Model confidence (mean pLDDT): 80 of 100. Predicted 3D model of a 1405-nucleotide RNA (small-subunit ribosomal RNA) from Picea glauca. The source organism's lineage runs through Eukaryota, Tracheophyta, Spermatophyta, Conifers I and Picea. Rfam family: Bacterial small subunit ribosomal RNA. The RNAcentral record of the sequence draws on SILVA.
[in-house]
RNA sequence: AGAGUUUGAUCCUGGCUCAGGAUGAAUGUUGGUGGAAUGAUUAACACAUGGAAGUUAGACGAGAAGUGGUGUUUCCAGUGGCGGACAGGUGAGAAAUUCAUAAGAACUUUCCCUUAUGAGGGGAACAACAACUGGAAAUGACUGCUAAUACCUCAUAGGCUAAGGAGAAAAAGGAGGAAUCCACCCAAGGAGGGGAUCGUGUCUUAUUAGUUAGUUGGUGAGGCAAUGGCUUACCAAUGCGAUGAUCAGUAGCUAGUCUAAGAGGAUGAUCAACCACAUUGGGACUGAGACACGACCCAAACUCUUACGAAAGGAAGCAGUGGGGAAUUCUUCGCAAUGGGUGAAAUCCUGACGGGGCAAUGCCACGUGAAGGUAGAAGGCCCACGGGUCAUGAAAUUAUUUUCUCGGAGAAGAAACAAUGACGGUAUAUGAGGAAUAAGCAUCAACCAACUCUGUGUCAAUAGCCAUGGUAAGACAUAGGAUGCAAGUGUUAUCUGGAAUGAUUGGGUGUAAAGCGUCUAUAGGUGGCUUUUUAAUUCCACUGUCAAAUCCCAGGGAUCAAACCUGGACAAGCGGUGAAAACUACUAAGCUGGAGUACGGGAGGGGCAGAGGGAAUUUUCGGUGGAGCGAUGAAAUGCAUUGAGAUCAGAAAGAAUACCAACGGCGAAAGAACUCUGUUGGGCCAACAUUGACACUGAGAGAUGAAAUCUAGGGGAGAAAAUGGGAUUAGAUACCCCAAUAGUUCUAGCCAUAAAUGAUGGAUACUGAGUGUUGUGUGUAUCGACCCACGCAGUGUUGUAGCUAAUGCGUUAAGUAUCCUGCCUAUGGAGUACAUUUGCAAGAAUGAAACUCAAAGGAAUUGACGGGGGCCCGCACAAGCAGUGGAGCAUAUGGCUCAAUUCGAUGCAAAGCAAAGAACCUUACCAGGGAUUGAAAUGUCAUGAAUCCUCUUGUGUCGUAAGGUGUUUGGUUAAGUCCUGCAAUGAACACAACCCUCGAGUUUAGUUUCUAGCAUUGAGUUUGGAACCCUUAACAGACUAUUGGUGAUAAGCUGAAGGAAGGCGAGGAUGACAUCAAGUCAUCAUGCCCCUUGUGCCCUAGGUGACACACAUGCUACAAUGACCAGAAAAAAGGGUCGUGACCCUGCGAGGGAAAGAUAACCUCAAAAACCUGGCCUCAGUUCGGAUUGCAGGCUACAACUUGCCUACAUGCAACCAAAAUCACUAGUAAUCGUCGGUCAUCCAUAUGGCGAGGAACCCGUUCCUGGGACUUGUACAAAUUGCCCCUCACACUAUGGGAGUUGGCCAUGCCCCAAGUCAUUAUCUUAACCACAAGGAAGGAAAUCUCAAAGGAUGGGCUAGUGACUGGAGUGGGUGGGGGUGGGCGGAAUAAUAGAGAAAACAU
Repeated sequence: AGAGUUUGAUCCUGGCUCAGGAUGAAUGUUGGUGGAAUGAUUAACACAUGGAAGUUAGACGAGAAGUGGUGUUUCCAGUGGCGGACAGGUGAGAAAUUCAUAAGAACUUUCCCUUAUGAGGGGAACAACAACUGGAAAUGACUGCUAAUACCUCAUAGGCUAAGGAGAAAAAGGAGGAAUCCACCCAAGGAGGGGAUCGUGUCUUAUUAGUUAGUUGGUGAGGCAAUGGCUUACCAAUGCGAUGAUCAGUAGCUAGUCUAAGAGGAUGAUCAACCACAUUGGGACUGAGACACGACCCAAACUCUUACGAAAGGAAGCAGUGGGGAAUUCUUCGCAAUGGGUGAAAUCCUGACGGGGCAAUGCCACGUGAAGGUAGAAGGCCCACGGGUCAUGAAAUUAUUUUCUCGGAGAAGAAACAAUGACGGUAUAUGAGGAAUAAGCAUCAACCAACUCUGUGUCAAUAGCCAUGGUAAGACAUAGGAUGCAAGUGUUAUCUGGAAUGAUUGGGUGUAAAGCGUCUAUAGGUGGCUUUUUAAUUCCACUGUCAAAUCCCAGGGAUCAAACCUGGACAAGCGGUGAAAACUACUAAGCUGGAGUACGGGAGGGGCAGAGGGAAUUUUCGGUGGAGCGAUGAAAUGCAUUGAGAUCAGAAAGAAUACCAACGGCGAAAGAACUCUGUUGGGCCAACAUUGACACUGAGAGAUGAAAUCUAGGGGAGAAAAUGGGAUUAGAUACCCCAAUAGUUCUAGCCAUAAAUGAUGGAUACUGAGUGUUGUGUGUAUCGACCCACGCAGUGUUGUAGCUAAUGCGUUAAGUAUCCUGCCUAUGGAGUACAUUUGCAAGAAUGAAACUCAAAGGAAUUGACGGGGGCCCGCACAAGCAGUGGAGCAUAUGGCUCAAUUCGAUGCAAAGCAAAGAACCUUACCAGGGAUUGAAAUGUCAUGAAUCCUCUUGUGUCGUAAGGUGUUUGGUUAAGUCCUGCAAUGAACACAACCCUCGAGUUUAGUUUCUAGCAUUGAGUUUGGAACCCUUAACAGACUAUUGGUGAUAAGCUGAAGGAAGGCGAGGAUGACAUCAAGUCAUCAUGCCCCUUGUGCCCUAGGUGACACACAUGCUACAAUGACCAGAAAAAAGGGUCGUGACCCUGCGAGGGAAAGAUAACCUCAAAAACCUGGCCUCAGUUCGGAUUGCAGGCUACAACUUGCCUACAUGCAACCAAAAUCACUAGUAAUCGUCGGUCAUCCAUAUGGCGAGGAACCCGUUCCUGGGACUUGUACAAAUUGCCCCUCACACUAUGGGAGUUGGCCAUGCCCCAAGUCAUUAUCUUAACCACAAGGAAGGAAAUCUCAAAGGAUGGGCUAGUGACUGGAGUGGGUGGGGGUGGGCGGAAUAAUAGAGAAAACAU
């Protein structure tokens, strides 16, 4: 410090996720030792048992024990004193009578300290006790006696006062032989504590906006330790609040803790300070202090006892139990230390505290060994079988002992003369023993360090995100190995970081989320120049405080560390004192530049009101006229002989204002256009008179706000939602047509929204230029108007710098800066629900959550696609010719059948394909039978199909990048072929050429070929010859070379000449980069898997040949351009010794017999056929056609039934040119005709591959169909339109809104009833202290009454939670159905409103 994830790839925006640190944690697994820490986060739930607050006999009167007796012995219920307000626990409540920090004044204070006094005289009781008595008990009642440091009174002191005095008001002793000590009363002061007050800070919500009645203030009174509405009577009506009152929710606060670079964010266990509470609620008493955790009274709930009359209790003290929970310890030891209470003291008490136990809960430290050892051991795993690795690792050998076991020794903590140690026989040191007692967990696709085998086979499983798993999984599960950490290690949860992802530091807002539709203006924020005052702000110095602990630094001692001790430093903030005066602010006074006002000028569809005009449309009246009009892609509905349409003249009505007219003018925006008049707002220019900062922005607020809708009343020509009809269509609730209502218009009111857009808030200043245009002015010029130059204010365009993710913006900024304001924070859910405001309604405004997903989105790139555009090409169409599709047959395929009909190939690019030959073999299939040595060497190379002219790169350059450029432009070509231009310049593959065949010629050679002339024969038969044909193998030839035209001067195109051949001369071979996961594991090769007396091998027979049917490729035909008969002519190429086979004989023929030649330019297959000549047939299912069938033969073969071919005779089917549709072909081509080969015993061949014979027609042209190419454009596609995507409906699940209701909780107000209790009142009863001394008084008690008053009751109200038949939409899943969106530009559409329809998306206007 970053990384993964949206895409085919890219750059952004933006979320999600990961790596770090932390925890009072929990959990899986494993577990040796020590130190110092921590340990009920949940039920402030309920609690058995034992403990946690007593002490004092030196305050007091009794009593008891003990001793032989005495008592300066001991114990002790009770009275009295002090303490039980501390210590300990918990965090329910409480958003302020809290807490933190800072300050001042109107208070109090037991114990403690200091100072200064006093303590004199009297008195009356009550417990205990005794007696008696009620009650089950708890616990009481009556009578009698008694002491005090308990209680009362007088005197005296300080203190108060109106200065006369009146009134009120203290005390206590004890111990000691004594000094003296302890205690007491009053006063003053101190220290520490406490109580009030106040400034500042202290969570969320406005879908909580008003709140307040003792409430705010005053006067009098009361009350308190003290101020005060603290309480009360009266008076006034205030007080608080958008700087967030009130309500609601949540929460102990702080020092601190965790994290972070910091600012911040989160948190408030342990330790410390403060607050609050003690089962729930209320209350007071005592006291220095309480409204009191282990006190009291009352009420409530719960538990317990009961003799039913009544009693008792409160662990949020320490242990502990149950419960709840993911989860948190022993019913331990000791007062030895520290601290507290009491006491004169010794003591006593102390679950505070000091210790131990349990728990890896975290932190820190240590160990589980060290050295040595190559036969590189055994064994595991992997393997290319060679080896590699675990691995110096183990063992052997040597030494050591932290830890462990055993033994003896043994502390500090104790301060005090001495004594006193729970921990503890602990820590520690020491002796002996022996490597002995001690390693796991997670991970290994990327992020992220670490890889292989086996198993599994979209299963089982993994997963933090992306994702993995469908037979070779580095991602699942084992194993081996490796990596990380280590007595731990993984997971889960939570906080923070990364996240600049709420941005003060430090973000944005044209298009990604985001500028209010626009303006005015209040609060607020901000604000020009000069001088002056003050010193609030600011800055500086000194100072107080910010408890301790913690953090940081230094030091120290425990062996180190954690932990601990000592010291220091830092420190925001708040307070005080002093100084400075630049900035902000304040004071006072000026200025004119910002901003206004006045004078002058002038532009304009700016607003409102009134008046007037013409064109057009429609309607109406009349005339002329006479058959259609109108509409559309084409029609129909419609109008028309009752006279339409057309045309002429007149009249009426309503709405809108052609041309001018222009990215021109005006207005805040919405908007606004015939002409004239009236009235009125704003802006601009000029001049520089006047005011003197008067300014900018603007939360709330106010005004305005298209269209549609709504209310009331007018009006209604045209066009026109809805609606009706006609078409179109599968349907057509639409597009098109004919009609037509609301509305559109006016007046008066509502509504408040639009893609209300420049998708760009307002103001100010600054920052290069060019070029238009509007208004106005100046200069120049002119007689004047133009022109030209310059300025101010607008409005366009191109573009520099700069900015931007890019696109783009660019003095009219999206640049550089300042000020103010609105808004945004992933997608969906959703601008929805609820609530509130507003509206007549429709609706509008404000505006969530649950749930869901890992993306959604912006800009740009390359492709692909488009019923987008323009350009170009191809037998693509067109123009032709012949077919297919109909018939019969052949072959292949599907299907069906079968024991088997072996397998493969399936749009173009499968189907006369693999198969260039299925009777056996082939053969892989089936049935039956048989045997068990596998039938098996190795190497090299892959191949094919379709399509097309493109495909790519070095360097440079442009772009953040994907990528672009080059390869695009203008021409041209069959071609990225060539030329030209150009930020490109070169190059590779392909194209072309080089190769083969066919074309004319020359030369060479002349057998098996040829034969012109000569000779010869039946015959080029033979001699001769090589001229010709032909053959052989060399050359030459064609290159747009020449020329006219054209083109840009080019490339080229076009015409001509010559030439055997002319524009690639014709044909072939040849086929880039890619694509189709194309085909083939059955040619071959090959990994893996499977079988092994069988899934292999051999034999026999069968099958691959079946047959309702469908499709494909072909053959033969339907005839006269013909069939048949007879005669006669001319090819090319190819094959041949397991073969070809002449001549001759024989058979109607297939064939048979016998037999020559040739290893081939020699012999042979071999006959070419169509064609031509002659004859016959005469338009018929025929002398066409030949299927099918019968009988008789031939050949091959071991074999011809399934299942071969051929021959002869006989039979003579369908079919008369073929619907929709569709294929091939551009010249020696199509069509027609025959011929040969391969495979092969024979043959299914009508196939296939070659060969020649004779031999056409058509091409205007590129609109359309099909396929393709490059350019451009749009895109929500990239699996690339067979794409992506929207919605209803049926089903399932999830969360949620409404809902007749229903069940709880909380809050406040008023009413009823009022417990305990305080204050008050009454004078009913009563009383020891004092007065009086008789009555009585003062003072008190009891009782009663009143105010207040908890709980409770009844009644409405508000808020909130759960549940609810039914119901609304939303999300997810996997289905279904139909339609739609996304594909040229503008407009329309979009948006809003209204209405109808449909299943809905949506459509129409």